Record summary: Predicted 3D model of a 350-nucleotide part of an RNA (small-subunit ribosomal RNA, central domain) from Trichopus zeylanicus subsp. travancoricus. The RNAcentral record of the full RNA draws on SILVA. Its mean pLDDT, the model's own confidence on a scale to 100, is 88.

Context: one part of a larger RNA
RNA sequence: UUGGGUGUAAAGCAUCUGUAGGUGGCUUUUCAAGUCCGCCGUCAAAUCCCAGGGCUCAACCCUGGACAGGCGGUGGAAACUACCAAGCUAGAGUACAGUAGGGGCAGAGGGAAUUUCCGAUGGAGCGGUGAAAUGUGUAGAGAUUGGAAAGAACACCAACAGUGAAAGCACUCCACUGGGCCGACACUGACAUUGAGAGAUGAAAGCUAGGGAAGAAAAUGGGAUUAGAUACCCCAGUAGUCCUAGCCAUAAAUGAUGGAUACUAGGCACUGUGCAUAUCGACCUGUGUAGUACUAUAGCUAACACGUUAAGUAUCCCACCUGGGGAGCAUGUUCGCAAGAAUAAAACUG
Numbered sequence: 001u002u003g004g005g006u007g008u009a010a011a012g013c014a015u016c017u018g019u020a021g022g023u024g025g026c027u028u029u030u031c032a033a034g035u036c037c038g039c040c041g042u043c044a045a046a047u048c049c050c051a052g053g054g055c056u057c058a059a060c061c062c063u064g065g066a067c068a069g070g071c072g073g074u075g076g077a078a079a080c081u082a083c084c085a086a087g088c089u090a091g092a093g094u095a096c097a098g099u100a101g102g103g104g105c106a107g108a109g110g111g112a113a114u115u116u117c118c119g120a121u122g123g124a125g126c127g128g129u130g131a132a133a134u135g136u137g138u139a140g141a142g143a144u145u146g147g148a149a150a151g152a153a154c155a156c157c158a159a160c161a162g163u164g165a166a167a168g169c170a171c172u173c174c175a176c177u178g179g180g181c182c183g184a185c186a187c188u189g190a191c192a193u194u195g196a197g198a199g200a201u202g203a204a205a206g207c208u209a210g211g212g213a214a215g216a217a218a219a220u221g222g223g224a225u226u227a228g229a230u231a232c233c234c235c236a237g238u239a240g241u242c243c244u245a246g247c248c249a250u251a252a253a254u255g256a257u258g259g260a261u262a263c264u265a266g267g268c269a270c271u272g273u274g275c276a277u278a279u280c281g282a283c284c285u286g287u288g289u290a291g292u293a294c295u296a297u298a299g300c301u302a303a304c305a306c307g308u309u310a311a312g313u314a315u316c317c318c319a320c321c322u323g324g325g326g327a328g329c330a331u332g333u334u335c336g337c338a339a340g341a342a343u344a345a346a347a348c349u350g
Stems, first nucleotide, its partner, number of pairs: 004321003007304002012318001014201004021194003025088004033081002035077009049065006091191001092188003096183001098181002103177002107173003110154001114150008125136002162169002206247006215241001220236004258317006266295002269292008299306001324349002332343004
């Protein structure tokens, strides 16, 4: 390489958009490139294989022949693929009528709590722990109460729920805006799918510049604990956490499960929406569709488990894996302000 695989053993890109390429609905026609059939030529000899013969046998040698194919030419076939032309509507999309939602972005407003500051009352502790101490307090703390300011996060509702491609998204109101789903069937007529490169988005931490800074808090200081304690516990506390603009591009970025399409028992529940039934109405009941959970048959699996949301049965496309360590390291290259990221070996070892 062939083959085999990728939930947990090595292995699905963090996620999406999309170029080339691959693959691709139904009907009729053209053509004959692929495909299939016949014939011709050629693929030196030797070798291999088969049959027969010669050395006493064998090795060896001689004679004859083929299978399976390759390439070229020629004559046909027309089902399938490709091509040509015409059409269709079941895929896909547009328009229409509805609808749910923490989807996004910007602005405005709100209350609880916390801390600080200014008063009032009051007068000895408070705080903290397993126990303490550091700390704080007669220069009046803690407690109670009135007022003011600031920053960050939004209790209950809250869910096994919703939504988004993923990261993610939740106080309330409003402007703008993306996507989904259901329905009826009006229009287009295969316009689809996947997607190497490429592009976009991408938690937290980190970086640059300017703001902001209540709480909690890497680093750091102190108090304890301990044999020690660069920790766990306590008292403090800076970066950062927040905002604006720009980088970074990584996570156990997880469903550890790539995307698309079709098929294959059920049961039960929730969310959105439609129909029927029911009703004063909301429910209830039956049924369709899109999603989200649980349970389970067949099947599958090494087992665990999965099981119409497949890890079942199939097709198409992409990515990735090939013993452990060395090593996601070195070197080179690209990107980055840096930190580093991406790509990515070998010697050696067993």